[in-house]
Molecule: TPP riboswitch aptamer (THI element)
Organism: Pseudomonadales bacterium
RNA sequence: UUAUUUCCUGAGGGGCGGUCCCUUGGCUUAUGCCAUCGACCUGAGAAGCACCCUUUGAACCUGAUCCGGAUAGUACCGGCGGAGGGAUAGGAUUCAGUUUCUAG
Numbered sequence: 001u002u003a004u005u006u007c008c009u010g011a012g013g014g015g016c017g018g019u020c021c022c023u024u025g026g027c028u029u030a031u032g033c034c035a036u037c038g039a040c041c042u043g044a045g046a047a048g049c050a051c052c053c054u055u056u057g058a059a060c061c062u063g064a065u066c067c068g069g070a071u072a073g074u075a076c077c078g079g080c081g082g083a084g085g086g087a088u089a090g091g092a093u094u095c096a097g098u099u100u101c102u103a104g
Base pairs, nucleotide, nucleotide: 001097002096006092007091008090009089010088011054012053013052014051016048017041018040019039020038024035025034026033027032060085061084062083066079067078068077069076
């Protein structure tokens, strides 16, 4: 000096859905609807002193009330798609290479 590994600090960005019975509350003409509590599904995360992501950017948003498949049901899986947009600075550590200097 270049690159690799892992981590730390500050800052910033981001999402939070589906199903079901029960509890409680509210609304409604209403068998209905909404919220709350609990369980279950996927997931890193479904409001957490959490989790994920920050240009080496599939975190996340847009297209999208999209298309196909599966499911109890859902952005559940795949496609769309490396399409468009998208948030960074510092420090430590590990391993390897290159260059320079010194000594033998």